[in-house]
Molecule: small-subunit ribosomal RNA
Organism: Candidatus Darwinibacter acetoxidans
RNA sequence: AGAGUUUGAUCCUGGCUCAGGAUGAACGCUGGCGGUAUGCUUAACACAUGCAAGUCGAACGGGGUUACCGGAACUGCGGCUUCGGCCAAAGUACUGACUAACCUAGUGGCGGACGGGUGAGUAACACGUGAGCAACCAACCUUGUACACGGGAAUAACACUGGGAAACGAGUGCUAAUACCCGAUAUUAUUCUAAUCAGGCAUCUGAAUUGAAUGAAAGAAUUAUCGGUACAAGACGGGCUCGCGUCCAAUUAGCUAGUUGGUAAGGUAACAGCUUACCAAGGCGACGAUUGGUAGCCGGACUGAGAGGUUGGCCGGCCACAUUGGGACUGAGAACGGCCCAGACUCCUACGGGAGGCAGCAGUGGGGAAGAUUGGGCAAUGGAGGGAACUCUGACCCAGCAAUACCGCGUGAAGGAAGACGGCCUUCGGGUUGUAAACUUCUUUAGACAGGGAAGAUAAUGACAUUACCUGUAGAAUAAGCCACGGCUAACUACGUGCCAGCAGCCGCGGUAAUACGUAGGUGGCAAGCGUUAUCCGGAAUUACUGGGUGUAAAGGGCGCGUAGGCGGGUAGAUAAGUUAGUUGUGAAAACCUGGGGCUCAACUCCAGACUUGCAUCUAAAACUGUUUAUCUUGAGUGUCAGAGGGGAAAGUGGAAUUCCUAGUGGAGCGGUAAAAUGCGUAGAUAUUAGGAGGAACAUCGGCGGCGAAGGCGACUUUCUGGCUGACAACUGACGCUGAGGCGCGAAAGCGUGGGUAGCGAACAGGAUUAGAUACCCUGGUAGUCCACGCCGUAAACGCUGAUUACUAGGUGUAGGGGGUAUCGACUCCCUCUGUGCCGUAGUUAACGCAAUAAGUAAUCCACCUGGGGAGUACGGCCGCAAGGCUAAAACUCAAAGGAAUUGACGGGGGCCCGCACAAGCAGUGGAGUAUGUGGUUUAAUUCGAAGCAACGCGAAGAACCUUACCAGGGCUUGACAUCCUCUGGCGACUAUAGAGAUAUAGUUUUCCCUUCGGGGACAGAGAGACAGGUGGUGCAUGGUUGUCGUCAGCUCGUGUCGUGAGAUGUUCGGUUAAGUCCGGCAACGAGCGCAACCCUUAUUGUUAGUUGCCAUCAUUAAGUUGGGCACUCUAGCGAGACUGCCGUUGACAAAACGGAGGAAGGUGGGGACGACGUCAAAUCAUCAUGCCCCUUAUGUCCUGGGCUACACACGUACUACAAUGGUAACAACAGCGAGCAGCUACACCGCGAGGUCAAGCGAAUCUAAAAAUGUUAUCUCAGUUCAGAUUGCAGGCUGCAACUCGCCUGCAUGAAGCAGGAAUUGCUAGUAAUGGCAGGUCAGCAUACUGCCGUGAAUACGUUCCCGGGCCUUGUACACACCGCCCGUCACACCAUGAGAGUCUGUAACGCCCGAAGUCAGUAGUUUAACCGUUUACGGAGGACGCUGCCGAAGGUGGGACAGAUGAUUGGGGUGAAGUCGUAACAAGGUAGCCGUAUCGGAAGGUGCGGCUG
Repeated sequence: AGAGUUUGAUCCUGGCUCAGGAUGAACGCUGGCGGUAUGCUUAACACAUGCAAGUCGAACGGGGUUACCGGAACUGCGGCUUCGGCCAAAGUACUGACUAACCUAGUGGCGGACGGGUGAGUAACACGUGAGCAACCAACCUUGUACACGGGAAUAACACUGGGAAACGAGUGCUAAUACCCGAUAUUAUUCUAAUCAGGCAUCUGAAUUGAAUGAAAGAAUUAUCGGUACAAGACGGGCUCGCGUCCAAUUAGCUAGUUGGUAAGGUAACAGCUUACCAAGGCGACGAUUGGUAGCCGGACUGAGAGGUUGGCCGGCCACAUUGGGACUGAGAACGGCCCAGACUCCUACGGGAGGCAGCAGUGGGGAAGAUUGGGCAAUGGAGGGAACUCUGACCCAGCAAUACCGCGUGAAGGAAGACGGCCUUCGGGUUGUAAACUUCUUUAGACAGGGAAGAUAAUGACAUUACCUGUAGAAUAAGCCACGGCUAACUACGUGCCAGCAGCCGCGGUAAUACGUAGGUGGCAAGCGUUAUCCGGAAUUACUGGGUGUAAAGGGCGCGUAGGCGGGUAGAUAAGUUAGUUGUGAAAACCUGGGGCUCAACUCCAGACUUGCAUCUAAAACUGUUUAUCUUGAGUGUCAGAGGGGAAAGUGGAAUUCCUAGUGGAGCGGUAAAAUGCGUAGAUAUUAGGAGGAACAUCGGCGGCGAAGGCGACUUUCUGGCUGACAACUGACGCUGAGGCGCGAAAGCGUGGGUAGCGAACAGGAUUAGAUACCCUGGUAGUCCACGCCGUAAACGCUGAUUACUAGGUGUAGGGGGUAUCGACUCCCUCUGUGCCGUAGUUAACGCAAUAAGUAAUCCACCUGGGGAGUACGGCCGCAAGGCUAAAACUCAAAGGAAUUGACGGGGGCCCGCACAAGCAGUGGAGUAUGUGGUUUAAUUCGAAGCAACGCGAAGAACCUUACCAGGGCUUGACAUCCUCUGGCGACUAUAGAGAUAUAGUUUUCCCUUCGGGGACAGAGAGACAGGUGGUGCAUGGUUGUCGUCAGCUCGUGUCGUGAGAUGUUCGGUUAAGUCCGGCAACGAGCGCAACCCUUAUUGUUAGUUGCCAUCAUUAAGUUGGGCACUCUAGCGAGACUGCCGUUGACAAAACGGAGGAAGGUGGGGACGACGUCAAAUCAUCAUGCCCCUUAUGUCCUGGGCUACACACGUACUACAAUGGUAACAACAGCGAGCAGCUACACCGCGAGGUCAAGCGAAUCUAAAAAUGUUAUCUCAGUUCAGAUUGCAGGCUGCAACUCGCCUGCAUGAAGCAGGAAUUGCUAGUAAUGGCAGGUCAGCAUACUGCCGUGAAUACGUUCCCGGGCCUUGUACACACCGCCCGUCACACCAUGAGAGUCUGUAACGCCCGAAGUCAGUAGUUUAACCGUUUACGGAGGACGCUGCCGAAGGUGGGACAGAUGAUUGGGGUGAAGUCGUAACAAGGUAGCCGUAUCGGAAGGUGCGGCUG
């Protein structure tokens, strides 16, 4: 950085798709290790269990434990004893105004407002950024100043007595404090008051003063300190206000009553309608209010060259929320793990009542494509409390799980060719896998085992931790997959499959040879991952600020006036909003970038710098823009004079024409068409003459001429009226341009009311045409067309080109002015302004084209476009009487749709030319009979192929068997045929038997060649397998061959030039030719394949040669028979000849044409061979060859018989005829090409004849064969005949193993159709058609066929209008499989999405009313009350509590609307769908030019009317 995809190809427009990067990902296959990160994007769904916020005994009273010190009933070591008992160490239940340590429920203090989670709500001062508070708060912390005096009353705990299942709770009594209360004192506190100074921003602020009122405190501990109170200040943190910025929808355009402002009061920490009362009527909005939808915002992240676009997970800042909704309390500050109430849900219950809130960490269920452990530790960092020790801390630090991501490492390294085995491919030679493996040598990272062993920890304290790291040991050991391989896009073969199965991101693959499906081998890519899916950016300049467009591709509003807005002439001054430069502040950290450092590297992390493009502040500059002041005239306007005009409106007037009426003349048709008919007409039409009526339109002039903004405007006159042009330069002095909304005008059709109606004329009717004809054509004809008034508001309303301004070569018309020159004057000529055309340079454009009237170069403003279809449609809204108009989507669907130009092909487009193409002629075919081929039918089989021309007397140059491929039956299975191996030896011939034969059996006979004697070869038999064989399939896998356009004149190339390119030029043009033949011209110059010529034959002739040919002369014969001869004919070799060469005319001094001469032949002399590039997937797999597929005791092969020969019929090609130009009979004559030994066969004889017998000659210029039409004579005399010969009978002949199916010929007999052929159609232009016979090939036999030959031998061609085919040029095209093309609409069927729809259901946000919890506030007559006060000894006051009342108030109820979604019988159109139906609308003049608007009609495309456009 681009690529693929519209076309036959090209350029452009334009969409779709791909290659890149990224992710909190998921899925599929696979999976070795480590480091660092990350891990519910869905149900703000519900939650079992455990933990996540406590701490302080150095605030307080109490309680408990232990110890000390006492008391102590009791026990009793020991002693005494009168044996009753006594003394007594020690211990202990219990106990205490002692003391100490520890623990702690409660009071009290601080903290539970942090930390942690989530993103539901929120479009907002929520967030970001920058300011402000002269309108604020602030616990803990820091600093400073000052202080802490004197009193008092309670209360929990506790004890007792009740209640309750529980949760909990009541009463009575006792008690402490750093808990609570009162008093005193007090400033720089607060409030009020008086004056002074300074400052500011309106309210005001600050400083130092005067006076008055009000307001504090707490101790603990024991000598370290920690606390308390007031004030001032700082720091941290918050509150409020403002500028700017922050998504989509106008199919949301109006919203708002505390709403906007004021006054007063209340309220708050504080400003404020924050709240209340009163007053005023404001406030917001097109610079988007309101409404609806969506959404936490940012630092940043991803992408991008950037500008941008997308995004907001982790980390960090802010906000909001804590089951849903409401509310206050406490506190410095407010509520995730606080309280009260209401709702839903869950749980407990003794049914009375209670309890709960994982969006903390784990974890469970559920949802989902999708996500972890009910882990360890407070060791570190941080937090709360405490004087501290310390306690708490699911914050945090770690570990566990997951390839989820990034980074790193490994799965070995070196050598190793018999290029192993195996696999795969193969042209069978080999190639490849592949140095890859094996094998040899070596190494040990990771992993395993063992040993050592940090840092994290300042003195102590280590969860991590069997840590990281280091050393040692053994051993290649334990470790590779995934995707792709048609193009894009790196990488190819085989097999399988056969439009199936499947693939596919786009184009597209697959219908028997698939590099595209599946598998295998190989290859490419990446790699512990690889692919797929989803999403975002990029590519996409495909929303274009950077950086697009609008004549024809999508796109200029139908036109004007004008509001807001945007933009705006010259000079000078001021200002400083924009602008430019600098200063200061801010732009958190992290991130990105740069430079360093630390983990072995990297990811990661640390340090420093840069960046943060922004906002604010101050200063400066003053060119430009803005604002303002003054001024100017060139923009714009006014004025004076002159001018042109179908500009508009109204009233009136005119003539021509059509029609109608009346009257006259007249007498049979008129009218209409391609042709007709309907229609009119003897009741007098048409025609013609005269008169009259009425309506509509205004010929000629008339013109790419005029006017108008557009639509549009055309007889003449008058009135009213708008604009334009020129000259002049008097006036104003930027007054201008554009113009969203808005307003007005706006063809035709159409609508309403009322008139009018001659012609024309939708609809309609009739007649034609047609398969049909709801059309085109004809005859009629209603609305309408006309007028008045009112609507409609659209057109191909087009120059498919918005308006304005400026600039940029020319030339030439035309309309209207002005000036100059010249002239007596006009014309002319020159200059100039305005309009309207054509050509053209530069430039521009994809091209076509545009080109001073731009589509060029620039500026300003408006409108519009963003793939095709769905669709200018639905819904909604606005307008309209309606028709309908304006605005204007989505689902779904396609990979194109489109513009310009190119080459072809085609046209019921045009021009030129040719051809037996037509015409002019001749003879036919089509009718008959027969032959033959084909179709069809039949059949056991009627083998197969050929199918318009270009299949059909074709393959087949010849089917009785064979051929033969088909059918029936009978046989064979290495085979009828080829090669190889083993064994045997013959082979062959003959005979007999069985059989339809193939074949089988038996018998007789026979003994190959070479030899180094081992054997080998040919041949035959037997055996085993490789293989043979196939007229089986595919001519759409092929070669070869052939047909056809077409013997038509074309088809191309090199170089050059033109074009962005496909391509063009040459090859076109003017002549000419049979011809792209030749000449001339020309941006072309040359060349090739074709044409022509060269080849064969024929026509003339010379020469050479004369046998089998010939015979003039001589001789001879029945006969060129023989001698002789080679002159002639002839034969066959070599030559000559013809070239428009000569003359004339025409032509362009050409090519050439015409005429002529000479010549056997004259303009390629006649004929043949020869067939360019290509077309038809033309024909042939059955001539042959051949790939692949198929059969293998059969689809091969052998045999017998049958069939290919069938027969209602249809078609093609021929023969014979229908007769007198003839038939019959007799007689007579003239050829050529060729053929011949398994042959041609003479002569002679026999037979009516076919033929037979005999037999000469000839391997052929020697022998063999009647030529026939023709001629002469005779006859027939127009008939189904003396025409014609089919058919049939009888009798024969020939070939052949064999003529039944199924041959040919002969004789006799029989004697059919047919009397010249409908529509239609064929051949032929001269030795041709026609006609006559002959020969040959095939062949045993069989010819009306085929191929050749000669005889006789015409007619006609004016000419190119038409039919067919072809060539060249040009034109149109929506065709390119190329008109047998393309293509439109209805109907029918299937599927899909969608609109309407009686309704139904659900949800959202408001509104009205009702009810009204908790609670604040307010009030209070009831009940009640320790501290303070006063009286007095139980009262009063101040104040409070409870209760009650009131305002507000969540949820709830109810009501009518709004909006959104789902669903709904039925219904409307739309889309899609290899082979459905009907037509043929469009593309060519598409067969009626098409299209636009409108109206109307019709199965449908569509038709018609009116107006418009040329695309």